[in-house]
RNA sequence: GCUGGUGAGAGGCGACUCCGUCGCGAGGCGGAGGCGCAAAACCACGGGGCCGGCGAUGCUCGCUCAGGCCGCCAGUUGCCGCA
Numbered sequence: 001g002c003u004g005g006u007g008a009g010a011g012g013c014g015a016c017u018c019c020g021u022c023g024c025g026a027g028g029c030g031g032a033g034g035c036g037c038a039a040a041a042c043c044a045c046g047g048g049g050c051c052g053g054c055g056a057u058g059c060u061c062g063c064u065c066a067g068g069c070c071g072c073c074a075g076u077u078g079c080c081g082c083a
Stems, first nucleotide, its partner, number of pairs: 003083001005080001012037002017032006035071001041076002047073002049069003052064005
């Protein structure tokens, strides 16, 4: 430096639900909680996908580039014993 992640050690994140709060909404934030994750870290017109709002329309299209989601994939970066 690259690849890998069987068993560890010390840790990290935090699903669903409930409560509070912001938002037209998708959802965001905080608390409880602990489903799970070796990247569940980062990245939102600088790739795709899903969802919301507005408009039109025979069901699809347009706009939204300071609408939303990265725990959907991709991309970028990183910790650690051993090999």
Background:
This is a predicted structure of an 83-nucleotide RNA (c-di-GMP-I riboswitch aptamer) from a Solirubrobacterales bacterium. The organism belongs to Solirubrobacterales, within Bacteria.